[in-house]
RNA sequence: GGUUUGUUGUGCCAAACUUGUUGCGAAACAAGGACGGAAAGCUGCGGGUCUGACGCAGACAGCCGGGUUGCCAAA
Numbered sequence: 001g002g003u004u005u006g007u008u009g010u011g012c013c014a015a016a017c018u019u020g021u022u023g024c025g026a027a028a029c030a031a032g033g034a035c036g037g038a039a040a041g042c043u044g045c046g047g048g049u050c051u052g053a054c055g056c057a058g059a060c061a062g063c064c065g066g067g068u069u070g071c072c073a074a075a
Stems, first nucleotide, its partner, number of pairs: 003075004012037002017032006035062001041068003045065003048060005
């Protein structure tokens, strides 16, 4: 350096729910909060779900797959 695996974690992320703000909405953001996570980092590329003022424009990356980058540990 590469491959495989996930077994450590005073570190990392943060579901539901609550409050506030934004949006027609799906939802987003901030604070609180932890159900979980070893890519729950990034990417709407394929499928899927969802929304609307509906045939086109959006939301979801914590639904599955693909692409891409990467920490720790072990072999």
Predicted 3D model of a 75-nucleotide RNA (c-di-GMP-I riboswitch aptamer) from Sulfurovum sp. The organism belongs to Sulfurovum, within Bacteria. Its mean pLDDT, the model's own confidence on a scale to 100, is 80. The model forms 94% of the base pairs in the Rfam consensus.